[in-house]
RNA sequence: AGAGGUAUAGCUUAACGGGAAAGCUCUGAUCUCCAAAAUCAGUGAUGAAGGUUCAAUUCCUUCUAUCUCUA
Numbered sequence: 001a002g003a004g005g006u007a008u009a010g011c012u013u014a015a016c017g018g019g020a021a022a023g024c025u026c027u028g029a030u031c032u033c034c035a036a037a038a039u040c041a042g043u044g045a046u047g048a049a050g051g052u053u054c055a056a057u058u059c060c061u062u063c064u065a066u067c068u069c070u071a
Base pairs, nucleotide, nucleotide: 001070002069003068004067005066006065007064010024011023012022013021018054026042027041028040029039030038047063048062049061050060051059
C1' cells in the first nucleotide's frame, strides 16, 4: 500500500427486513444463627454518520477501532 473479517448488556454469544433473546455478572427478596448454594423478581445493549425502505442489528456508502492475509 492492497484485500478480507468482526463491532449487540459489565463479560461470552444469539437474532428470515416487521415484538432485541439467553447464560454468567450485578441488585433486591425468600431460605439460613451467619454465609455459601438453591429459588423468585429486577436493572442493563445494536461502534459513529448518512442512504434505501411503510419499516434496518439485518441491505448500501463513508469513517473509527480491532483481527487476519498479500506485498

Predicted 3D model of a 71-nucleotide RNA (transfer RNA) from Candidatus Vidania fulgoroideorum. Lineage of the source: Bacteria > Pseudomonadati > Pseudomonadota > Betaproteobacteria > Candidatus Vidania. Rfam family: tRNA. It is annotated as a transfer RNA. The sequence is in RNAcentral, with records from ENA. The prediction has a mean pLDDT of 83.